Record summary
A computed fold for a 135-nucleotide RNA from Bifidobacterium asteroides, annotated as FMN riboswitch aptamer (RFN element).

[in-house]
RNA sequence: CGUCAGUUUCAGGGAAGGUGAAAGUCCUUACUGGCGGUAUCCGGCUGAAUGCCGGGAGCCCGCGACCCGCGCAAGCGGUGGAUAUCGGUCAAAAUCCGAAGCCAACGGUUACAGUCCGGAUGGAAGAAACGAGGC
Numbered sequence: 001c002g003u004c005a006g007u008u009u010c011a012g013g014g015a016a017g018g019u020g021a022a023a024g025u026c027c028u029u030a031c032u033g034g035c036g037g038u039a040u041c042c043g044g045c046u047g048a049a050u051g052c053c054g055g056g057a058g059c060c061c062g063c064g065a066c067c068c069g070c071g072c073a074a075g076c077g078g079u080g081g082a083u084a085u086c087g088g089u090c091a092a093a094a095u096c097c098g099a100a101g102c103c104a105a106c107g108g109u110u111a112c113a114g115u116c117c118g119g120a121u122g123g124a125a126g127a128a129a130c131g132a133g134g135c
Base pairs, nucleotide, nucleotide: 002135003134004133006130007129008128009127010126015029016028017027018026030115031114032104033103034063035062036061037060041055042054043053044052045051058102059101067078068077069076070075083100085099086098087097088096106118107117108116
C1' cells in the first nucleotide's frame, strides 16, 4: 500500500381541478423515478493524446423493496413493470439532445390509488468513513 473479518453512519420521490351522496382511487391536466453495471457521448485538465478528472438509463443488464412457498432460525427457492419508438449528433449512444409513447408491490378506503393512510421510528440493494488483528 492492497485486501479480508469487523465497527459506525447514511440509504425513495410525487396533486390540483371536475363530476358525484361518497373519489387525494374515476375523468382532465400535472407531477415523481431506489441501488450497482454499461457510452468510443458531453464538459474540464494538458503543448498534445489513445492519458487524467467529473457527469452520464424509471422502461438495456443485474439487484433491492413487495408478494408466494420451504425453514425453529440464519437463510434458500420462486414470482416480479414499462420503448431494441421517431428524429438529431458521432466512426461508434436502446444511456446524450429534441419529440412521442409506456410503466409503477401488498393491505386499507362510502368509489377502482405510482402521488392518500398503513405495515414502516421497519427492512434493504448499496454508499461513505473507520479498521486492533489476519493474509
Of the family's consensus pairs, 97% are formed in the model. The coordinates come from a structure-prediction model, not an experiment, and the mean pLDDT is 76.